Molecule: c-di-GMP-I riboswitch aptamer
Organism: soil metagenome
RNA sequence: AAAUGGCAAACCCAUCGAAAGGUGGGGACGCAAAGCUAAAGGGCCUUCUCCUUCUUGCUGAAGGAAUGGCAGCCUGGCCACCGAA
Repeated sequence: AAAUGGCAAACCCAUCGAAAGGUGGGGACGCAAAGCUAAAGGGCCUUCUCCUUCUUGCUGAAGGAAUGGCAGCCUGGCCACCGAA
């Protein structure tokens, strides 16, 4: 190369969550590691809560901060299927 196969973006439904997002079903934009790792580094998303300021107070608003997330953002680490001439 080829073959057998694998995963599943957006969107829709259900469900968990404050949110980001996760899980299950449908669905395929793509993916040769789109398998695992977020307690390896960088990056990005979110803000229940906390901090600061404003607000007479309750409340609310603005800004900031992961301890919450993303492995289908990049690098690293771990593991792995097929493989002809």